Predicted 3D model of a 1736-nucleotide part of an RNA (large-subunit ribosomal RNA, half A) from an uncultured Dehalococcoidia bacterium.
[in-house]
Context: one part of a larger RNA
RNA sequence: GCGCACGGUGGAUGCCUUGGCACUUCGAGCCGAUGAAGGGCGUGGUGUGACUGCGAUAAGCCGCGGGGAGCCGUCAAACAGGCUGAUCCGUGGAUUCCCGAAUGGGGCAACCCGACGGCGGUAAUACGCCGUCACCGCGGACCGAACACAUAGGUCCGAUGGAGGCAACCGGGGGAAAUGAAACAUCUAAGUACCCCGAGGAACAGAAACGAUUCCCGUAGUAGCGGCGAGCGAACCGGGAGCAGCCCAAACCCAGCGCACCUAAUGGGUCGUCGCCCUCUGUGCGUUGGGUGUUGUAGGGCGAGGCGGCCGCAAACGACGAAUAGCGGCGGCGGUGACAAACUGCGCGGGUAGGCGAAGGUCCCUGGAACGGGCCGCCACAGGGGGUGAGAGCCCCGUAGCCGACACCCGACGCAGCCGCCGGACUUCGUCCCUGAGUACCACGCGGCACGGCGAAAGCGCGUGGGAAGCUGGGGAGCCCACUCUCCAAGGCUAAAUACUCGAAGUGACCGAUAGCGGACCAGUACCGUGAGGGAAAGGUGAAAAGCACCCCGGGAGGGGAGUGAAAUAGUUCCUGAAACCGUGUGCUCGCAAGCAGUUGGAGGCCCGUCCGCGGGCUGACAGCGUGCCUAUUGAAGAAUGAACCGGCGAGUUACGCUUCGCGGCGAGGCUAAGCCAGUCUCUGGCGCAGCCGUAGCGAAAGCGAGUCUGAACAGGGCGACGAGAGUCGCGAGGCGUAGACCCGAAACCAGGUGAGCUACCCAUGGGCAGGGUGAAGCGGGAGUAAAGCCCCGUGGAGGCCCGAACCUUCUUCAGUUGCAAAUGGAUUGGAUGACCUGUGGGUAGAGGUGAAAUGCCAAGCGAACCUGGCGAUAGCUGGUUCUCCCCGAAAUGCCUUUAGGGGCAGCGUUGAAGCAAGCGACCGUGGAGGUAGGGCUCUGACUGGGUACGGGGGCGAAAAGCCUACCAACCCCUAUCAAACCGCGAAUGCCACGGCCGACGCUUCGGCAGUGAGACAGUGGGGGAUAAGCUCCAUUGUCGAAAGGGAAACAGCCCAGACCGCCGGCUAAGGUCCCGAAAUCUCCGCUCAGUGGUAAAGGAAGUUCGGUCGCAGAGACAACCAGGAGGUUGGCUUAGAAGCAGCCAUCCUUGAAAGAGUGCGUAAUAGCUCACUGGUCGAGUGGCCGAGCGCCGACAAUUCAACGGGGCUCAAGCGGAGUACCGAAGCCGCGGGAUCCACCUUCGGGUGGAUCGGUAGGGGAGCGUUCCGUUCAGCAGUGAAGGCGGACCCGCGAGGGCCGCUGGAGCGGACGGAAGUGAGAAUGCCGGUAUGAGUAGCGCAAGGCAUGUGAGAACCAUGCCCACCGAAUGCCUCAGGGUUCCUACGGAAGGGCAAUCCGCGUAGGGUUAGGCGGGCCUAAGCCGAGGCCGAAAGGCGUAGGCGAUGGACAGCCGGUUCAUAUUCCGGCCCCGUUGGGCGCGUGUUUGAGCGGCAAGGGGCGACCCGGGUAGGCAGCCCGAGCGGGCCUAAUGGACAUGGUCCGUCGCAGCCUCGUAGGCGUCAGGCGGGGAUAAAAGACCGCCUGGUUAAGCGGAGGGGGCUGCGGAAGCGGCGACGUCAGUCAAAGCGACUCCGGCGAUCCUGUCCCGGCAAGAAAAACCUCGGCCGCAAAUGCGCUCAGCGCCCGUACCGCAAUCCGACACAGGUAGGCAAGGGUAAGUACCUCAAGGUGGAC
Repeated sequence: GCGCACGGUGGAUGCCUUGGCACUUCGAGCCGAUGAAGGGCGUGGUGUGACUGCGAUAAGCCGCGGGGAGCCGUCAAACAGGCUGAUCCGUGGAUUCCCGAAUGGGGCAACCCGACGGCGGUAAUACGCCGUCACCGCGGACCGAACACAUAGGUCCGAUGGAGGCAACCGGGGGAAAUGAAACAUCUAAGUACCCCGAGGAACAGAAACGAUUCCCGUAGUAGCGGCGAGCGAACCGGGAGCAGCCCAAACCCAGCGCACCUAAUGGGUCGUCGCCCUCUGUGCGUUGGGUGUUGUAGGGCGAGGCGGCCGCAAACGACGAAUAGCGGCGGCGGUGACAAACUGCGCGGGUAGGCGAAGGUCCCUGGAACGGGCCGCCACAGGGGGUGAGAGCCCCGUAGCCGACACCCGACGCAGCCGCCGGACUUCGUCCCUGAGUACCACGCGGCACGGCGAAAGCGCGUGGGAAGCUGGGGAGCCCACUCUCCAAGGCUAAAUACUCGAAGUGACCGAUAGCGGACCAGUACCGUGAGGGAAAGGUGAAAAGCACCCCGGGAGGGGAGUGAAAUAGUUCCUGAAACCGUGUGCUCGCAAGCAGUUGGAGGCCCGUCCGCGGGCUGACAGCGUGCCUAUUGAAGAAUGAACCGGCGAGUUACGCUUCGCGGCGAGGCUAAGCCAGUCUCUGGCGCAGCCGUAGCGAAAGCGAGUCUGAACAGGGCGACGAGAGUCGCGAGGCGUAGACCCGAAACCAGGUGAGCUACCCAUGGGCAGGGUGAAGCGGGAGUAAAGCCCCGUGGAGGCCCGAACCUUCUUCAGUUGCAAAUGGAUUGGAUGACCUGUGGGUAGAGGUGAAAUGCCAAGCGAACCUGGCGAUAGCUGGUUCUCCCCGAAAUGCCUUUAGGGGCAGCGUUGAAGCAAGCGACCGUGGAGGUAGGGCUCUGACUGGGUACGGGGGCGAAAAGCCUACCAACCCCUAUCAAACCGCGAAUGCCACGGCCGACGCUUCGGCAGUGAGACAGUGGGGGAUAAGCUCCAUUGUCGAAAGGGAAACAGCCCAGACCGCCGGCUAAGGUCCCGAAAUCUCCGCUCAGUGGUAAAGGAAGUUCGGUCGCAGAGACAACCAGGAGGUUGGCUUAGAAGCAGCCAUCCUUGAAAGAGUGCGUAAUAGCUCACUGGUCGAGUGGCCGAGCGCCGACAAUUCAACGGGGCUCAAGCGGAGUACCGAAGCCGCGGGAUCCACCUUCGGGUGGAUCGGUAGGGGAGCGUUCCGUUCAGCAGUGAAGGCGGACCCGCGAGGGCCGCUGGAGCGGACGGAAGUGAGAAUGCCGGUAUGAGUAGCGCAAGGCAUGUGAGAACCAUGCCCACCGAAUGCCUCAGGGUUCCUACGGAAGGGCAAUCCGCGUAGGGUUAGGCGGGCCUAAGCCGAGGCCGAAAGGCGUAGGCGAUGGACAGCCGGUUCAUAUUCCGGCCCCGUUGGGCGCGUGUUUGAGCGGCAAGGGGCGACCCGGGUAGGCAGCCCGAGCGGGCCUAAUGGACAUGGUCCGUCGCAGCCUCGUAGGCGUCAGGCGGGGAUAAAAGACCGCCUGGUUAAGCGGAGGGGGCUGCGGAAGCGGCGACGUCAGUCAAAGCGACUCCGGCGAUCCUGUCCCGGCAAGAAAAACCUCGGCCGCAAAUGCGCUCAGCGCCCGUACCGCAAUCCGACACAGGUAGGCAAGGGUAAGUACCUCAAGGUGGAC
């Protein structure tokens, strides 16, 4: 390492369900000032934490009813004590703290402070209890402005209406955006989300000037609307549900009231007649009430007439008559749900508790248990369901059925009471009156109606302006007009059918603990956030706790026995108990061996079986081959993406519509929808024919119709019909559309809220800034001037002045960078009296604020905060998308595209149907079209040389003519060329047609479904580029893509070749055959020497082989050797010189075998050496050039070889040629097996034959499994279900299915159908668990040591000693904040960065004491705000008034005491307010003290800046003396001086007294005047008296006295403890005096001076007193006795208790703050008091 066995961890799976989810039926639907909803705090006999209940009457009190034996709720047991017709259930009542609308006032909710009345209490005050006291609206009475009446307004009274809450539903007022339109603006989303107001159990609407009462189905996705885009989208009418109609205003009549008018009659007094009367009658107008009246073929009123008609009385002038109003009776009608309005009783029904309710035994078996099995019974209007030790009709609760209410509630209905109406209900005529006005309507501007600004745009609503008619009137019928028809606006009410929620009962092919509500469990909890807000995890012992007595180990935790139980690996988050992960044991293997870790072969070892042949399991030396998975891509092992691992969860669904296919019903028809009915009632059956599709088309339409349209047409043509024609409904499947539409994912946009405890700025009120320096103005003096200025000295003390701590800041650097710290530390720097810093309270808010301005800051992210919602925004983008097998199988192209990584159509794929043999391909033949390759130069152009030459240029010429010319040069000729856009030529191949032969099966049309539209390389032909690219763009072929196998060392694209499966058979392809490594060291002939082979160019070379060509050569070549290589002459010129040899010019002649006026070396120049050339020696070939093969040089890259795969190879194992054999693949063949398609056969099971079976995107087909449902198996199951673990066995190609063993302990399956939350490896997926890194980093600046004690245990705890550190702090006080952390005892799981006996940890107990401290009094900013003003609503502002400290005001100090508090307790000494009494003094009693009201009145004071400065003090400190004391001196006993040294040597308050420094200060009292004022005082003026430079006020501090209290060094030692060493330790005693020095930032005191930026308010306090009322006491002082409330008070507080997630090197306002050293200092060093050693 692999395997096996057994454990741990963990909590999947299975089973379970108390909880959820969705519906059905019925019922119910607001609560609240009689104080709600919701909370806070309490409440129990015991120790009461939480839930529930309840409220100081507190798990309850009372009545009534039900019920019938136990009860005192739950977690949660026990004890104590009780109750019993109780507990319990229903109903009614009582009580019901505080907050909350919150309502007496206030407020930081659950607190604080009142007033009045009553009661209790006290001598009185205090204190306690009860009740009342908010605002608005309504009604009434009274009062009553500007402004006469009036109105506004105010006061009081009354009834008790509103206020606030509430999930959804409903009406109304406002009203987005993302998004869609592939952009976007009209439009859409959408009148949606959201905000606000209001109402109800429903709401709204509604009774025709008709759009609509409401709801459902259809009409219909129609008519329409619409950048006529996206999209929006009716109605009429039909079918249903449900049904209900009414009342006012007005005319007119009557009455009351007001005003006006008439003045005696033509009027009125009910009417008629006669009489009489009326001037307050009457008439008109207005108004209030009653009657009347409500309509559109108009109606009503009024007048007149007709007709009908119970009774009685009958008008307030009289009589008679009438019988009109009216009254009464009788009769009739009707009613509380709109139509008028309160109800009450009874009956009946229902609801809120309940009751009765059939039938089985335990006989046998298993078992812990029977409810199972067996046997024998029974009930059933009850076999719904649940429970009981497994599965129960007959055991229990129940179920069917039947019954039941004192009380309360509800109600359709009936009766009665009660109430109302009627008994002029009808009609005719007249045409006098009435019938809704700033209305209809019009214009303009809008909104909303499906109708979008407009359109032909009606109808409806709003704004502004204009502005009718009025019945002979008016509105409408989709502009408008006419006609016709229809209907009456400008007032109002109205059930039901409909929506939503809750309760009860019930239902589910809904979930079953990662599911189902977020929540099965004490969850809107814990926790996070300033806040709005966000928001979990967490179920299961067992039938029964029978929850392990007792023993042992251990400090404990825990464990081992024993016991219980059916079971204890059921022992307390305990059923089952998977996986990751961690172990223990064991079989085999591994120590010279390199890599996707397997696979194939396989030695050996161990084990099992055995028929002894062998079969099987585990391991695996060694060898062959061998590049994870997914995604994305042309292409991935890729060093491109994703995943640590395991488990669970996790993605094409549903509704409606369209379309195609399959199956089924009916069929020229098919189907119902809503709804209704019935029943066995979430369902089924029937009804329902409204409607839809089809049955006929044509046309724009009218319309006609087997035709029709066009048209003059009987023409032609278009579209149809022909011989008929198939549809429709349902179920299922594929696809599309609309919806979030496969899942996850933005950056954003909009709405409403929450935030200024961070930060920015501002407002109010407070606080802070050691020390040192400089020396402005001004002033003084001097000098000087006419006078000044200037100048000098001094004084002075200015300043966004200087240096530098605190404080603020952060320039640089180092560290840190999983930190000490989500911004820090070290060092250093900047400012540090100012535009400074800072506390507290407050203001400004996101379309915004703030900004000495950076786009900075607005709660650790700001180019637009955060939270929630719209929201599942959108995402042409990325990722992910889950079981199996079978068949076929692409594309990366074209056109168009705000298009290029997306689409539409076509192309290519698949599948179905129909049709056809036309069609397709290879080869051959025949016949065609064409202008490429090549070639060519006639054409079009380009272009080389020559000839000739028009012409041109130049020269001569005075000019012209002419001549000349070595310059340019057309045409033409000769020569040589070039071209994609040249061709007088012109292929191959390809293409077309036909024919032949062969091949595979295709091909066409129509329909369903796609994917693809990024391609890559290679060969060839081209364009671009550089005749570069693994470049790019075309064409064409191939391969890859989507293709494995063999070869190329390895290597998608190259070569060979297309894998259905198996075989330890055969043949080949490419490529190979010496070894690695299968096959030739094969045969023959050449080449190469370079390891060329086994990288490369221009270029170079006596490499070598072969070929060609031109020279020389026995008349002696080439090479070598010997010799010559001369003379004119040093040629001339040049030169300093130039002699063959610097250079220029010339380059002759002579001798000779040959020899240049010289090839090279050389010299200054010569010289010299050479060469060419010649002779000799030698004796046979020699040389130049051209071409071909193979080699050589050229040849430089980064760690040895690294440019053959390696070894290695040389007549080869290299290269070329010829040949033979062999190896070699998943190709081909053979054998066996499977599948698909076709054909044939079939006994139908199948068989035979042929062909086919690589595969991505994708299409098609067939199956497996999971959950649930129906039917069935009268299935299985404690004799053991599901689930889990294992197996070497069986079946299936596979997904999978069986069987067996163990575990498990209660459910589960087969078959056939059905329905889906149906299959996981990947989504930086989600949740949980567990690894790895790793016993690693780290343990958070820093000093501890020793002894003793305690303890099971000590580096850490306690004590002591020593050491060290801080000391303007690391000490002390105190605010905020925290909220018990404080103290004591006990403890030792977790927390503590280790340990722990310890703790800021756990448990329990204890602890905070106030007239004087702080708050409750006052006001600032600001906030609230009666009325008021403004605003769609919400709300905003604001007067009076109130709240609000950071400020003002205000009576206590010292000491002691506790384990823990003290200005609080105690002691002492004082003080304040108030009540009552006493004494004294004053004032007062009608000439009115005092109090109250007018009235929170007037005045004063309170009362204020900054800087600088002097003086006097106090604190504090230093020195010295004295005094008290310890030690040393003082070593052997005793005694002891002096001296030395060290310590201490004070503190406080009150009262009295002296009244100081310095300050304020010029007056105090009275009278009169006086104006202000509501009035008065004060101010001001005058007079008088008193006092005058000190009074007076006020005052730090000091002295003295009195009262006390406390205290040091030290002495002392009661007593307690003790391991006897010692430790702790009470009472008591105990000096307390003086001199000198320094000296504040504190006090006197904002006192003085200066400056300019000119520096809160109110209360307290002092003072004044007019009018009215009451009225005899009252003020001051002293004294006595009482009274004095509520809240805070512990502890931390620069920090381990606060803010920073932490016991975090950070942050945090104010006060105190000693000594020494050093100019000074709060700097720095050191040290006292005090604190600390900071947790490996």

Model confidence (mean pLDDT): 80 of 100.